About this RNA: Two RNAs folded together computationally: RNase P RNA and transfer RNA, 424 nucleotides in total. Rfam match: Bacterial RNase P class A. It is annotated as a ribozyme. The prediction has a mean pLDDT of 76.

Formats: sequence, structure tokens, C1' cells
RNA sequence: GAAGUCGGCCAGGCAAUCGCUGGGAGAGCAAUCUCCUGGAGGAAAGUCCGGACUCCAUAGGGCGGGAUGCCAGGUAACGCCUGGGCGAUGUGAGUCGACGGAAAGUGCCACAGAAAAUACACCGCCGAUGGCCGCAAGGCACAGGUAAGGGUGAAAUGGUGCGGUAAGAGCGCACCGCGUCGCUGGCAACAGUCGACGGCACGGAAAACCCCAUCCGGAGCAAGGCCAAAUAGGGAAGCAUUGGUGCGGCCCGCACUGCUUCCGGGUAGGCUGCUUGAGCCAGACAGCGAUGUCUGGCCCAGAGGAAUGAUUGCCCACGACAGAAUCCGGCUUAUCGGCCGACUUCCUUC
RNA sequence: CGGGGCGUAGCGCAGCCUGGUAGCGCACCACCUUGGGGUGGUGGUGGUCGGAGGUUCAAAUCCUCUCGCCCCGA
Repeated sequence: GAAGUCGGCCAGGCAAUCGCUGGGAGAGCAAUCUCCUGGAGGAAAGUCCGGACUCCAUAGGGCGGGAUGCCAGGUAACGCCUGGGCGAUGUGAGUCGACGGAAAGUGCCACAGAAAAUACACCGCCGAUGGCCGCAAGGCACAGGUAAGGGUGAAAUGGUGCGGUAAGAGCGCACCGCGUCGCUGGCAACAGUCGACGGCACGGAAAACCCCAUCCGGAGCAAGGCCAAAUAGGGAAGCAUUGGUGCGGCCCGCACUGCUUCCGGGUAGGCUGCUUGAGCCAGACAGCGAUGUCUGGCCCAGAGGAAUGAUUGCCCACGACAGAAUCCGGCUUAUCGGCCGACUUCCUUC
Repeated sequence: CGGGGCGUAGCGCAGCCUGGUAGCGCACCACCUUGGGGUGGUGGUGGUCGGAGGUUCAAAUCCUCUCGCCCCGA
């Protein structure tokens, strides 16, 4: 200098004027006005996970159902995060991984092919043994043996070499690979030029059913609470006391006591929940890290038809995706451009 | 706030659950039938299965993310 990897940060700036809105103070009988102060995001989004909060029983038992799935840790919790292992990939910094079990069972593997799963023989090889011929060497056909080679397929029951054989074959042996047990290291996953044993023992797929382990009660701020009005009284029909409702897929259990439909009659909303919180900033300490502890400082939207905008001027890098409605931790998706830090590879020069 | 469904040829739909060949009707094209048209008959063309990624030998089908549309409950 070029190309790249990872992490973090910003999301046009300044000024003036006119508006909208939460809170506080003041004036005014009231309507309203004045002053001070606060006013969208890294994703506020998708609503995909996890919690807080509230009600139903302090959330109970069973079946069913759902989610997760290498190990350890973090956390309020998680399907999230951190570190490690293994595998894949890249020259590398790094990145990616739905990563338990296929000897628990059931089912599937089209077409092709002999055979698609406790396999099989189409071409091929042999035909030692048994049969026939021959004096013999040997020849002939069949029974049979075989899986070395060919061929099919996405996939065909370890690989290479030597021995062995009629031809062959883990049939035997050596090395490599695989499995089991042990030893060593590690909390563990797991690893090892370690040791012994086993000729090798049944392919793929669990994002097929399923099995194993762990976790999960339901509903959601239109939750719920307070104030106030009304659902009064009445008529009709049906069901039922082993019933009905709360209660949600079902059963048990618990609590309450008639329930449902129609006719007719009647009706009104307001306040709260609401933002001080697993909060933000700075520093120290513990830890590889996620994160935690302590100290100091700060208050930073809270509407209810729903505010956060418009105009003008200057500047340059010419401005992307996009707008809170109970709150928080994550994930995923969208996004013009810029800055900072760490690292890798290559080239050149000293 | 919560739940469910759909997207396949120009149009309306099957196929998806249980993965291997994408099919039906209308429409379109050619030919026959007719003096001509319609009707009828025969044959044919036409599909990135909404998009992206993954699992698998193999994906319209299974899984994840995403886009659009429709419906239901409070």
C1' cells in the first nucleotide's frame, strides 16, 4: 500500500419563528392565558421466545399436547448469551452447525438393479469333491462353490498389501480404520502415535412415527381495581339435582348454587392500573468471558381519535430503514452512509 | 391483544397429511364438421408451485425465516 475478518459507536448539525402535548407554578368566577421544564428507535417493526404484573385455587393430581436437546457457566427466566468440545469450511484472521437415541419397536428407501436390509447371484470366475469318458495327462455336462472383477443405483455389508485357495473370501497375518473395556488428562463434553480384547457385529433417514431426559396450569392492561347508573319486578319454553357454572382438549379434585334461550323493560360513563425501572451514567473490584458486587451521581415520553410537526437561513459527508400505547430481557427481519479499535493474508521499501 | 386459513397454467380448483409422474374444468392454438359462424369432435401449447435458506439421494409436499391476502374472538 492492497484485499479482508471481528467488535463497538453515530443515525445530518446549528440558529430563529410559529404550532402540538405531559408535568409544575401563577392569574382568572369560568372558558382560558402566561412562565419554567420534558417529549420516539436501534430497530419503537414481526409478535417468534422468555419473564414481571393482574385475575382465576397459594396453581393441585393424572392423561393428552407443546417446546428444548454436545458440556460447563451466566441470568428473574429463556428456544437467549459466554467459554469450551466435536464436525464442516477458509491460505489465514475467522465463520457456520435442529450437535441425544437407528443393536427399544413400527414403517419408508421411487426408477434401475440379481439383491435396498437378520440381502443376493445377471454377466463373470472355479468346477478341487461327487458323476461319465480315458491306461494316463486330461476332457465333458450337471450338482455345487464364490463375491476378486463388470454392470445398476443417491446408497451394495471396512481399505491396502502379503499369504492362502480349484477359484475366492478377515479364511489367516501386518498396517490403517472401527467397536468394547481399562489407564492418563479434564468439573464435564471429550481427547490420546497409550494398553488389552474383538475379525469387524445389523447402510440411510428421527426437519417419519417414536423412545429417553428436562421444562411448561389457563388467560391477558379490552388483564384487573375503585366510584356511579342499570341488569328490578314480570311472562313463556327447555334442561337438570350423578346437574350447571368458574374451567380453558379430557378426567379427577376444589369453590359456588339452579342454568340456558326467547319476549318485554332498562342503560352513562369517569378515575385508576401508567411508568422509579431485573433503570441510565461514571469509577473500582471479582471473572478468560457472559456477568456480578460496591461507591457516587441522574430522572430520561406517558396519550386516550391518540402529541413529538412546519417554515426560513447557514454548513457538508446531502441524510437510509422507519413512529411508542402495560413494562422489561432476547431473537429475527428492514436499513443511505460514516467513524473508532483489534487482527489476518499478500506486495514493496528500510 | 390473541387465534386460524390461503397463495399451484390467463381464471377457478385438485395434488401436500403418507416426499419420487404436477393434473382437472373453462380459456388459447391447429385440424375436422358447416356455404360461413356457433355448437360438437380430435390433437396440442402453456406452470420459477408467493420469495429465500435448510433437511434429504430426491421438496409443490417436511422445517425455519419472510411477503401478500382473507377470516374469527376479546